The RNA shown here (Bacterial RNase P class A) has 357 nucleotides and comes from a marine eukaryotic metagenome.
The coordinates come from a structure-prediction model, not an experiment, and the mean pLDDT is 76.
Rfam family: Bacterial RNase P class A. Rfam links the family to the GO terms tRNA processing, ribonuclease P activity and dimeric ribonuclease P complex. By type it is a ribozyme.
[in-house]
RNA sequence: GCAGGAGGAACAGUCGCGCAUUAAAUGAGAGUUUAAUGUGAGGAAAGUCCGAGCUCCACAGAAUUACGAUGCCCGGUAACACCGGGGCGGAGAGAUCCGACAGAUUAGUGCCACAGAAAACAAACCGCCCGCUUUGGCGGGUAAGGGUGAAAACGUGGUGUAAGAGACCACGAACAAUAGUAGUAAUAUUGUUGUUGGUAAACCUCAUCGGGAGCAAGACCAAAUAGGGGAAGAAGGAGUUAAUUCGCUCCGUUUGAUUCCCGGGUAGGCUGCAUGAGCAGUUUCAGGUAACUGGCUGCCAAGAUAAAUGGCUGUUAUUCGCCUUGGCGAAAUACAGAACUCGGCUUAUACUCCUGC
Numbered sequence: 001g002c003a004g005g006a007g008g009a010a011c012a013g014u015c016g017c018g019c020a021u022u023a024a025a026u027g028a029g030a031g032u033u034u035a036a037u038g039u040g041a042g043g044a045a046a047g048u049c050c051g052a053g054c055u056c057c058a059c060a061g062a063a064u065u066a067c068g069a070u071g072c073c074c075g076g077u078a079a080c081a082c083c084g085g086g087g088c089g090g091a092g093a094g095a096u097c098c099g100a101c102a103g104a105u106u107a108g109u110g111c112c113a114c115a116g117a118a119a120a121c122a123a124a125c126c127g128c129c130c131g132c133u134u135u136g137g138c139g140g141g142u143a144a145g146g147g148u149g150a151a152a153a154c155g156u157g158g159u160g161u162a163a164g165a166g167a168c169c170a171c172g173a174a175c176a177a178u179a180g181u182a183g184u185a186a187u188a189u190u191g192u193u194g195u196u197g198g199u200a201a202a203c204c205u206c207a208u209c210g211g212g213a214g215c216a217a218g219a220c221c222a223a224a225u226a227g228g229g230g231a232a233g234a235a236g237g238a239g240u241u242a243a244u245u246c247g248c249u250c251c252g253u254u255u256g257a258u259u260c261c262c263g264g265g266u267a268g269g270c271u272g273c274a275u276g277a278g279c280a281g282u283u284u285c286a287g288g289u290a291a292c293u294g295g296c297u298g299c300c301a302a303g304a305u306a307a308a309u310g311g312c313u314g315u316u317a318u319u320c321g322c323c324u325u326g327g328c329g330a331a332a333u334a335c336a337g338a339a340c341u342c343g344g345c346u347u348a349u350a351c352u353c354c355u356g357c
Stems, first nucleotide, its partner, number of pairs: 001357007009316007017040010042335001046346002049344005054214004067210005072086005087101001088099004102205002108203002110199003125146002127142006154172006173196010218271001220269002228262005236251005278299005285294003317333003320329004
């Protein structure tokens, strides 16, 4: 330097908080209070980027179109865009790292800044060659050479020609097709044939896959008040009076005082909610290069809801500085923090330790 892994302050005292169990007190009950015991954040709990479980909605057979995602091969996995191994290409002196890594040639279209004559069915600025010429140039041929550019019609040599050119020849480069050989395959390699700018994280083409919304999902219980439906029902209300009763007047009977029942929704409660693709250990258990799978043993380990998991003191540890070789002093101890649950990826992370190269 590279790659991988482990930890990520410890202990004690004290004051508190959430949850569970038990006991006591209280209460009609639901619960509440107190005490004891147990337990109480992470390697990323984060971003919500992929893949699933679970739930509801839609479709209920499949396909097409559109849209989106993925894109070398083999394996692992419940699954993946993840992981392991391999291939190819690239970077590095190297350990090692990075790659949306299908198709630009046998579908088509587009684009290629600046510079440059020209960025592609073409094209002549300089130069070279031929002809004409009033000697200033004009017409034609030419992509060898110069110059421009990230990139200039495959490279080198020859033949050929007025000068030239894959126009032709030899050797070579890249790509494609095809046959052989090695390999499960990607691919590698050899022969033959053909072709010769780049770009698909431009449209597009090909192959594979994909319904939507999410625990504020959803199930259950369910108040007060105001609506809705039904049944019974003249009881009642206001005035007159200082007040009560009686009396009298008005209102009230399809528009109904009052009582009861039913149903939907809201607040609220409860569940979903932790025994699961679970965690830890084991190679003097097995298979495999590995990812991983199986066996055996042990364990049950936050569950809050405006949200607990904390504060203070002391000692120790770590880092830094000073004297100096164990003392002193000073600060600091990261990133961050559950909210339905798993498997990944990505991002943040003071400091310490271990392994391999």